[in-house]
RNA sequence: CUAUCAUCCAGAAAGGCGGAGGGACUGGCCCUGCGAAGCCUUGGCAACCUUCAUAUCAAAUGAGAGGUGCCAAAUCCAUCCCGGAGGAGUUCCGGGAAAGAUGAUGU
Numbered sequence: 001c002u003a004u005c006a007u008c009c010a011g012a013a014a015g016g017c018g019g020a021g022g023g024a025c026u027g028g029c030c031c032u033g034c035g036a037a038g039c040c041u042u043g044g045c046a047a048c049c050u051u052c053a054u055a056u057c058a059a060a061u062g063a064g065a066g067g068u069g070c071c072a073a074a075u076c077c078a079u080c081c082c083g084g085a086g087g088a089g090u091u092c093c094g095g096g097a098a099a100g101a102u103g104a105u106g107u
Base pairs, nucleotide, nucleotide: 002106003105004104005103006102007101008100013042014041015040016039017038021031022030023029026078027077028076043071044070045069047068048067049066050064051063052062053061054060075099080096081095082094083093084092085091
């Protein structure tokens, strides 16, 4: 980079440097000089892999935190399709798809 599968309404931030952007894209709506991005330090969370315990095995539960990931807002919300509510709407509700993120496996 690409393919498959799983998960995405839970959870978890302080300090230093820095100095204007950031939330993937578009639209919206937000965050931000009461300090954005980025880098560093320390801390935390526990989704996946993983370790241990209970258990005949499996499932499950609990504990740990080694690999990765994450620590504003549901993936912040929406777009496309289907169904429903409603007198109606640029309204509301449910399901799915697409896109994205992360992990595992494979090339």